[in-house]
RNA sequence: GCCCAGGUAGCUCAGUUGGUAGAGCACACCCUUGGUAAGGGUGAGGUCACGGGUUCAAUUCCCGUCUUGGGCU
Numbered sequence: 001g002c003c004c005a006g007g008u009a010g011c012u013c014a015g016u017u018g019g020u021a022g023a024g025c026a027c028a029c030c031c032u033u034g035g036u037a038a039g040g041g042u043g044a045g046g047u048c049a050c051g052g053g054u055u056c057a058a059u060u061c062c063c064g065u066c067u068u069g070g071g072c073u
Stems, first nucleotide, its partner, number of pairs: 001072007010025004019056001027043005049065005
């Protein structure tokens, strides 16, 4: 330099042939217990890496940039 894959909640990851984003763990509160652990319930937490374009509408489609990993030379 070229090619491929990834970037979504504190962490690990889903998601969609475009229609106001979810799970598990963790966190807060409550129930249960003599008290813990375990279990159950409720809740908070997201500019979907960044910028632009298309569209009535973009996490999703197109272009560029940044970044992580892998491959080739």

Transfer RNA from a Patescibacteria group bacterium, 73 nucleotides, folded computationally. The organism belongs to Bacteria candidate phyla, within Bacteria. It was read from a public genome assembly. It matches the Rfam family "tRNA". Rfam links the family to the GO term triplet codon-amino acid adaptor activity. By type it is a transfer RNA.